[in-house]
Molecule: transfer RNA
Organism: Patescibacteria group bacterium
RNA sequence: GGCCCCAUCGUCUAAUGGCUUAGGACAUCAGAUUCUCAAUCUGAUAAUUCGGGUUCGAAUCCCGGUGGGGUCG
Numbered sequence: 001g002g003c004c005c006c007a008u009c010g011u012c013u014a015a016u017g018g019c020u021u022a023g024g025a026c027a028u029c030a031g032a033u034u035c036u037c038a039a040u041c042u043g044a045u046a047a048u049u050c051g052g053g054u055u056c057g058a059a060u061c062c063c064g065g066u067g068g069g070g071u072c073g
Base pairs, nucleotide, nucleotide: 001072002071003070004069005068006067007066010026011025012024013023018056028044029043030042031041032040049065050064051063052062053061
């Protein structure tokens, strides 16, 4: 350099173009419980890598960029 794959809360992970204001687990924070801590229960905060395009509607489809991985030379 060519080709292929991947990128979602702090971490891991789900989501037929419309039932998703993007869900779940752990973590964090608050409350309940406890003499205190742990455990348990309830609640809250928190994400679609970036720029365009298609569409009534895009995390999802298309193009390009960036980053990562694989493979060939």